Source information: This is a predicted structure of a 514-nucleotide part of an RNA (small-subunit ribosomal RNA, 5' domain) from an uncultured bacterium.
[in-house]
Context: one part of a larger RNA
RNA sequence: GGACGAACGCUGGCGGCGUGCUUAAUACAUGCAAGUCGAGCGACGAAAGGAGAAGGGGUAACCCUUCUCCCUGAAAGCGGCGAACGGGUGAGUAACACGUGGGUAACGUGCCCCGGACUCCGGGAUAACAACGGGAAACCGUUGCUAAUACCGGAUAACCCCUGCGUACCGCAUGGCAUGCAGGGCAAAGUUUUUCGGUCCGGGAUCGGCCCGCGGUGUAUCAGCUUGUUGGUGGGGUAACGGCCUACCAAGGCUUUGACGCAUAGCUGGCGUGAGAGCGCGACCAGCCACACUGGGACUGAGACACGGCCCAGACUCCUACGGGAGGCAGCAGUAGGGAAUCUUGCGCAAUGGGCGAAAGCCUGACGCAGCGACGCCGCGUGAGGGAUGACGGCCUUCGGGUUGUAAACCUCUUUCAGCAGGGACGAAGCCUCACGGUGACGGUACCUGCAGAAGAAGGUCCGGCCAACUACGUGCCAGCAGCCGCGGUAAUACGUAGGGACCAAGCGUUGUC
Repeated sequence: GGACGAACGCUGGCGGCGUGCUUAAUACAUGCAAGUCGAGCGACGAAAGGAGAAGGGGUAACCCUUCUCCCUGAAAGCGGCGAACGGGUGAGUAACACGUGGGUAACGUGCCCCGGACUCCGGGAUAACAACGGGAAACCGUUGCUAAUACCGGAUAACCCCUGCGUACCGCAUGGCAUGCAGGGCAAAGUUUUUCGGUCCGGGAUCGGCCCGCGGUGUAUCAGCUUGUUGGUGGGGUAACGGCCUACCAAGGCUUUGACGCAUAGCUGGCGUGAGAGCGCGACCAGCCACACUGGGACUGAGACACGGCCCAGACUCCUACGGGAGGCAGCAGUAGGGAAUCUUGCGCAAUGGGCGAAAGCCUGACGCAGCGACGCCGCGUGAGGGAUGACGGCCUUCGGGUUGUAAACCUCUUUCAGCAGGGACGAAGCCUCACGGUGACGGUACCUGCAGAAGAAGGUCCGGCCAACUACGUGCCAGCAGCCGCGGUAAUACGUAGGGACCAAGCGUUGUC
């Protein structure tokens, strides 16, 4: 000198774009953050609305009750898909976690695309609901009724799977591919006319699992480590190889090219700096990983060992009728605490994207926006020209004057930004629709036009040398300054104040780190 997710001091006009708990992975009040499908299903067809009838009240308007019809369809339930994405955090992890390059002849893949073959016949339940009962609650039990794209049985099955026997070809060891015969085994769902679905098989695409070479850290004041340990056989398990697990057998395996231990740490694309080599870092954005109160476990599923699912244990908090229950913000806001320090309990699904749906649409704290903070970068303004008797005042003075200083006053102009008034978007060439029309959170914002008036808008640090900028007074080794050298003990350009000056400027300095 440069840089920062900064903080602190003084100061502070506007806008654009970014960015904002680095500490306690501390504890959390409240609201929201994952639903959707009635074109799978039953039951009820509720509430609201409209029409009609009857009864009652009232002088009437009208009101109340009951019933019928129409329309729409809620909560709850069964079922399907989603909830494994999206969002957060960096605790753990020195590891095939990550990066990079390969392997899988050892694997999986819902939704999507392509191709082939099918979608036949039956059955029994159960939730909802009703009755009864238990419980303070959470919730639960018994009996009875009912449906399905829920569940089950059978048929068919080219293909497919398993077993046995065989042939041709190929490879990189295990082996792969194609094909023949025999035996055994496995499907399906409707709705109502739709570019909807369902089943089996083959292929693709996408996404993932597993394995390997190489790479990236400190310590030897850690030198030996290891018993499922290293290998084999049989068995189990998995989508899949494998001590992954198990029984038996053998005694191996790693290590100064640093094993093992300890400490620290998410990794990367990148970011900062530097001419580069390198050094430091890993915030925002993007990819991967790990985690979800702590520890453990599985279930469901194409996919989880699952942040807003389940079970167990623990700590903590809450409710309780003391028998028993409920909870998990490292989602978005917000609160307390910690801290030098880090924001609104905002608006909207209009756009982009996601889930469900045939669609309309619904949901979406993802996202789009707005709010707060000079936290950063960038841009703009705080006026321009003229104006000397060099006014007044201040400061200095050798008392002549010098300086502040064209600075001000004064004259002539301009009106950015802010203010007020009028107009007013793009983002929607989209989406929806009965094809008429409807649809923007931001936002009456940006932008355009007009109005008035220099009008509303400058500070901070420094001035001994390094280093650009000097005098006076006060103080008197005191008070104080200080990055280093060093200043201050009676004329201090170094302390304090004033005048003047230098440098930056809505910032300027200080501290911290690289």